The part of an RNA shown here (small-subunit ribosomal RNA, 5' domain) has 504 nucleotides and comes from an uncultured bacterium. The coordinates come from a structure-prediction model, not an experiment, and the mean pLDDT is 85. Rfam family: Bacterial small subunit ribosomal RNA. The RNAcentral record of the full RNA draws on ENA, Greengenes and SILVA.
Context: one part of a larger RNA
RNA sequence: GACGAACGCUGGCGGCGUGCUUAACACAUGCAAGUCGAGCGGAAAGGCCACUUCGGUGGUACUCGAGCAGCGAACGGGUGAGUAACACGUGAGUAAUCUGCCCUGGACUUUGGGAUAGCCACCGGAAACGGUGAUUAAUACCGGAUACGACGGCUCCACGCAUGUGGUGGUCGUGGAAAGUUUUUUCGGUUCAGGAUGUGCUCGCGGCCUAUCAGCUUGAUGGUGGGGUAAUGGCCUACCAUGGCUUCGACGGGUAGCCGGCCUGAGAGGGUGACCGGCCACACUGGGACUGAGACACGGCCCAGACUCCUACGGGAGGCAGCAGUGGGGAAUAUUGGACAAUGGGCGGAAGCCUGAUCCAGCAACGCCGCGUGAGGGAUGACGGCCUUCGGGUUGUAAACCUCUUUCAGUACCGACGAAGCGAAAGUGACGGUAGGUACAGAAGAAGCACCGGCCAACUACGUGCCAGCAGCCGCGGUAAUACGUAGGGUGCGAGCGUUGUCC
Numbered sequence: 001g002a003c004g005a006a007c008g009c010u011g012g013c014g015g016c017g018u019g020c021u022u023a024a025c026a027c028a029u030g031c032a033a034g035u036c037g038a039g040c041g042g043a044a045a046g047g048c049c050a051c052u053u054c055g056g057u058g059g060u061a062c063u064c065g066a067g068c069a070g071c072g073a074a075c076g077g078g079u080g081a082g083u084a085a086c087a088c089g090u091g092a093g094u095a096a097u098c099u100g101c102c103c104u105g106g107a108c109u110u111u112g113g114g115a116u117a118g119c120c121a122c123c124g125g126a127a128a129c130g131g132u133g134a135u136u137a138a139u140a141c142c143g144g145a146u147a148c149g150a151c152g153g154c155u156c157c158a159c160g161c162a163u164g165u166g167g168u169g170g171u172c173g174u175g176g177a178a179a180g181u182u183u184u185u186u187c188g189g190u191u192c193a194g195g196a197u198g199u200g201c202u203c204g205c206g207g208c209c210u211a212u213c214a215g216c217u218u219g220a221u222g223g224u225g226g227g228g229u230a231a232u233g234g235c236c237u238a239c240c241a242u243g244g245c246u247u248c249g250a251c252g253g254g255u256a257g258c259c260g261g262c263c264u265g266a267g268a269g270g271g272u273g274a275c276c277g278g279c280c281a282c283a284c285u286g287g288g289a290c291u292g293a294g295a296c297a298c299g300g301c302c303c304a305g306a307c308u309c310c311u312a313c314g315g316g317a318g319g320c321a322g323c324a325g326u327g328g329g330g331a332a333u334a335u336u337g338g339a340c341a342a343u344g345g346g347c348g349g350a351a352g353c354c355u356g357a358u359c360c361a362g363c364a365a366c367g368c369c370g371c372g373u374g375a376g377g378g379a380u381g382a383c384g385g386c387c388u389u390c391g392g393g394u395u396g397u398a399a400a401c402c403u404c405u406u407u408c409a410g411u412a413c414c415g416a417c418g419a420a421g422c423g424a425a426a427g428u429g430a431c432g433g434u435a436g437g438u439a440c441a442g443a444a445g446a447a448g449c450a451c452c453g454g455c456c457a458a459c460u461a462c463g464u465g466c467c468a469g470c471a472g473c474c475g476c477g478g479u480a481a482u483a484c485g486u487a488g489g490g491u492g493c494g495a496g497c498g499u500u501g502u503c504c
Stems, first nucleotide, its partner, number of pairs: 001503003005500005012371006018364002020329001025327003029324003034071002039068002042064002046062001047060005078282003088206007098198001102195008110144004120133005150174006156167004180187001208254003215245003220242008257279004261272004284305005307318004335361001337360003343357001344355004374404004384395004408445001410440005418431001421428002448493005453474003459488005469476002
C1' cells in the first nucleotide's frame, strides 16, 4: 500500500459498487421453461346466444383444460468437487469433421394407405399409475412417382500438401423427398450449393511443489485386416512384430479449475484468480444409454448405492452447487420483496404468454467517493477543571453574548428522463409520488477513536510500588514512573478510528 474481511469502541446523509472465502453439509415452503387453435381431432371451464320443469340442455369458437403434433427445454442461471490434462493460454492444421433456427442462390411442393392418443364403455390399484374393448384426426406415421445430390462401375480435365483434392464434369446401374394453412397479402414443407454462427478432433510452445518417488508400460509401441464415429486414431477387435517413455525428471506422491485480469513494485519480479468477461468441469454418489442439429442432459429417462418422505405393507416419491428461505458448520456474509416498464431469451403471423436471466427495491460504514455536524464578530482573557515557584499559567475566541446563513435531515406543494419503445388505436414505467424543483421554521437533529519513553507527531499531576499491569522491537514497574491506572493538557485521523489475519 492492498482486502469478498472479522473483532472492539463509535456512528448523521447520499451516490456507486460488493456481500457463505467454512460443510460440493442436509434441506420444509413458494417460485426459477414454456409456448403455439394460423398443424389436429375436439369442448373440461369462462363469455355470448337460444330453450328451460330453473336442476340444467343445445349452439358458437370470443376463448380454451387435458390430449396428439411442432419448436424450445443442450440457452440463460449456479458451483469449483474433480482435473497437472491439449483442461487452459497462444499460434497453427482439418486434403479427417458436423452445424437446428438465420442469410443468399437454384429446383421442386405429386399420388396413396393403415394406425393411435384424446373422447366413450368396462376393469385393476391405498396411491403413484395402469389394463381391455369400441371409435377418430393431423404439418404424427408408412408406401408409390419424380429429382442435377448419395453410393458403385467406366471415363475426361485441372491442381496439389504425402494419403489425395476440385470440377453442382460425362455416362451406366442401385436405392432415396415433400405438408399443409390463412379472408387476401402471408406463414410454411423438401432437396442441392454457398455463407454466417456454433462445435468436434490434431499439433508446436507456455505456466505448481516433491528424488526421503528412479525406473515406468502389455492395448503397452508400431503394422495389417475388420468394426465403430460426423470425423482421424489401439477408439475397439483378430493376427503379427517388440517396441514406447525416462535425470532436459518418466512413473509415483502432494496441491490446484485455467486465462483476461487484480494487488504490490521505479522496474524486473513476487503474490493472487472474490466481483465483471472468455474457456473447462460438475449437478445427491457411481454407471449407462435414449431423444435430438446439438446432451450422455442441474429443475429428462434407466440401473445400483446412501439418505429423507408417503403407504392400506403389496408398493411408491425425492434431489436448491437456480432465486429467496431453514437447520448445521463458522470469527463471518443479506429479503421466503416488486416488475416484465427497459435490455435480452423461448414460443407465436401477430396480439400476447412465460422468463428469481435482467431491471429495481430491502438489509449491512463491507469498500470507494462526496457532503454535513455551522459562519463572522466577541477579553474583565468570566465560571469551572488542571497545574503552580502562589506571582500566575493553561483549557481559551473556546464558552456566554451579538449579527448572519439553512447545505443535509424535516414539513408542504409541484414532479420527471428512462418510451425516438411497444401497440391498429385507446393506452402503456416495477423503480416511484423516487430523483429533481419551489416554499417554510429553527443553530436548530448530527463526533468519535487511537496514541503521547525511542523508532514516531504529542507532557504534566496524582495513585501504585518488580504488585497491579504494559509491550510491535528495544524494554518499562522494586516510593519522586513523560512507558502501568486515572485526570488535565496535547498529537494524529475523522463517520470513522484502532486491533487481528493475509499478500507485496